[in-house]
RNA sequence: GUCCUCGUAGUUUAACGGAUAAAACAAGUCCGUCCUAAGGACAAAAUAGGGGUUCAAUUCCCUUCGGGGACA
Numbered sequence: 001g002u003c004c005u006c007g008u009a010g011u012u013u014a015a016c017g018g019a020u021a022a023a024a025c026a027a028g029u030c031c032g033u034c035c036u037a038a039g040g041a042c043a044a045a046a047u048a049g050g051g052g053u054u055c056a057a058u059u060c061c062c063u064u065c066g067g068g069g070a071c072a
Base pairs, nucleotide, nucleotide: 001071002070003069004068005067006066007065010025011024012023013022018055028042029041030040031039048064049063050062051061052060
């Protein structure tokens, strides 16, 4: 330099182009206990950035950025 692939909560993963983007673990608050723990309840938290297509985009297209890989 060319090409391929990936990017979603703190982490690991879901989500035919269509409902308020779903869960597990972690962390938080409360209950629980003499105190911890187990267990239970609750709440918060995310689509890498920009543009395009579409009635509607996490999903499709372009580009930029970042990770990984192949070739040179």
Record summary:
This is a predicted structure of a 72-nucleotide RNA (transfer RNA) from a bacterium. The coordinates come from a structure-prediction model, not an experiment, and the mean pLDDT is 82. Rfam family: tRNA. About the family: Transfer RNA (tRNA) molecules are approximately 80 nucleotides in length.